[in-house]
RNA sequence: AUAGCAAUAUACUCGGUCGCGCACGCGGGGUCAAACGCGUGUGAGGAAAGUCCGGGCUUCGCAGGGCAGGAUGCCGGAUAACGUCCGGAGGGGGUGACCCCAUGGAAAGUGCAACAGAAAUAAUACCGCUUCGGCGCAAGCCGGAGUAAGGGUGGAAUGGCGGUGUAAGAGACCACCGGCAUGGCGGUAACGUCAUGUGCUGUGCAAACCCCAUCCGAAGCAAAACCAUGCAGGAGACGAUACGGCUGCCCGUCGUGUCUCCGGGUAGGUUGCGUGACAGUCUCGGAAGAGACUGUCGGAGCUGUUCGGUAACGGACAGUCAAGAAAGAUGACUGAGCUAGACAGAACCCGGCUUACAGUAUUGCUAUUGUU
Numbered sequence: 001a002u003a004g005c006a007a008u009a010u011a012c013u014c015g016g017u018c019g020c021g022c023a024c025g026c027g028g029g030g031u032c033a034a035a036c037g038c039g040u041g042u043g044a045g046g047a048a049a050g051u052c053c054g055g056g057c058u059u060c061g062c063a064g065g066g067c068a069g070g071a072u073g074c075c076g077g078a079u080a081a082c083g084u085c086c087g088g089a090g091g092g093g094g095u096g097a098c099c100c101c102a103u104g105g106a107a108a109g110u111g112c113a114a115c116a117g118a119a120a121u122a123a124u125a126c127c128g129c130u131u132c133g134g135c136g137c138a139a140g141c142c143g144g145a146g147u148a149a150g151g152g153u154g155g156a157a158u159g160g161c162g163g164u165g166u167a168a169g170a171g172a173c174c175a176c177c178g179g180c181a182u183g184g185c186g187g188u189a190a191c192g193u194c195a196u197g198u199g200c201u202g203u204g205c206a207a208a209c210c211c212c213a214u215c216c217g218a219a220g221c222a223a224a225a226c227c228a229u230g231c232a233g234g235a236g237a238c239g240a241u242a243c244g245g246c247u248g249c250c251c252g253u254c255g256u257g258u259c260u261c262c263g264g265g266u267a268g269g270u271u272g273c274g275u276g277a278c279a280g281u282c283u284c285g286g287a288a289g290a291g292a293c294u295g296u297c298g299g300a301g302c303u304g305u306u307c308g309g310u311a312a313c314g315g316a317c318a319g320u321c322a323a324g325a326a327a328g329a330u331g332a333c334u335g336a337g338c339u340a341g342a343c344a345g346a347a348c349c350c351g352g353c354u355u356a357c358a359g360u361a362u363u364g365c366u367a368u369u370g371u372u
Base pairs, nucleotide, nucleotide: 001368002367003366004365005364006363007362008361009360010359012337013336014335015334016333017332018331020043021042022041023040024039025038026037027036045343049354050353052352053351054350055349056348057220058219059218060217069216070215071214072213073212074088075087076086077085078084089103090101091100092099093098104211105210109209110208111205112204113203126151127150128147129146130145131144132143133142134141135140159177160176162174163173164172178200179198180197181196182195183194184193185192186191224271225270226269227268233262234261235260236259237258238257242256243255244254245253246252275298276297277296278295279294280293281292282291283290284289299321301320302319303318304317305316306315307314308313
């Protein structure tokens, strides 16, 4: 220099004008409120996405066990948990940096193996090779037997390769490699390695059914919980007292009346819900509750430092925790830089995975070539 590998960062920036959501303050309004106006603060992501896993939270269910169904599947570790992550083993790919793998069981049983091929499992002789018989002058042809070494088909053909052997061949026999069994050694383990023994028929597919092991209750924030004007209902109290009915009058009683309580829960509201809980004070509200301040205790959030660990991660300390709607805000125009600026848009929250993504920048590493 060229070609690559791995991992990060950023996600246009800075102004001007107008506009929107939320919180607070002031005004405004008025029974209380709301509308409305002004000001201040604040307002999407690395994936907010797919909704594929795991968990928190909520309601319902649940003695225990089993069936069915689903998920996972080498070993060890991390974690709240996981199908995630980290480290390793084995296998595969690449010259390499590095990347990929659902990687338990195929002598428990069942099933499948298209096409091609002679034959696809205890099957097979198409070509070839060898030999025998027949025919032929010969080349060769026909038939029987042997043969899986060679060719050919296939993803896969009964382990590979070299020799001995043989008519030709063949684990028939031998060495080496591979397999299997046993033992030793190393390793927490997966597994590796060494030695000895054994010629070692029985392929592949379990992301086919299945078997084995482990795990899984169901539905989801439109979950769900709370407050509650009025109205209807129930209970009780009130009486020197009003009206009406029984009844013309008195007593009595019933209804209307006033008040209190009860459970129900309509309109509507509140919480869940924007770090969580508790306590105290103040303010607001009719209530559920809300806000501010202070204190205590937590957190599976974020950032930094430090300690432990190869790492995932864990401990300690410090700082910080700043969208929160319910027709649903986060935008539009414009100037400059610089011409380009992607994928995309929160709706209970968190940990992952997967997918989408323009441009720019950074770090480490590899191969080749050149120069010193």